[in-house]
RNA sequence: GCCUUCUUAGCUCAGUGGUAGAGCGUUGCACUUGUACUCAAAUGAUUUGGGUCUAUGCAAAGGUCAGUCGUUCAAUCCGGCUAGGAGGCA
Numbered sequence: 001g002c003c004u005u006c007u008u009a010g011c012u013c014a015g016u017g018g019u020a021g022a023g024c025g026u027u028g029c030a031c032u033u034g035u036a037c038u039c040a041a042a043u044g045a046u047u048u049g050g051g052u053c054u055a056u057g058c059a060a061a062g063g064u065c066a067g068u069c070g071u072u073c074a075a076u077c078c079g080g081c082u083a084g085g086a087g088g089c090a
Base pairs, nucleotide, nucleotide: 001089002088003087004086005085006084007083010024011023012022013021018073026060027059028058029057030056032055034053036052037051038050039049040048041047042046066082067081068080069079070078
């Protein structure tokens, strides 16, 4: 230098012309879980109440679909160029 391929939420990835989604994570609520932790009160044993953590349930937030210019009634999706990543050829 040339060719192929990838770029979508904090992370991992779907979606490939017609309303942008999932899992994990984050936040909030529930106060359901536990030989758990902690504080308080009463007690003969122990019990009751508050808080934390874990698990669970529900909900929410979070995106210029890498950038730009085109094609189209309509672009995350098709084409050109640019940037970055991966692979190949020389």

Transfer RNA from Lentinula edodes, 90 nucleotides, folded computationally. Its mean pLDDT, the model's own confidence on a scale to 100, is 81. The RNAcentral record of the sequence draws on Rfam. Its Rfam family is "tRNA". It is annotated as a transfer RNA. From the family's description: Transfer RNA (tRNA) molecules are approximately 80 nucleotides in length. Rfam links the family to the GO term triplet codon-amino acid adaptor activity. The source organism's lineage runs through Eukaryota, Dikarya, Agaricales, Marasmiineae and Lentinula.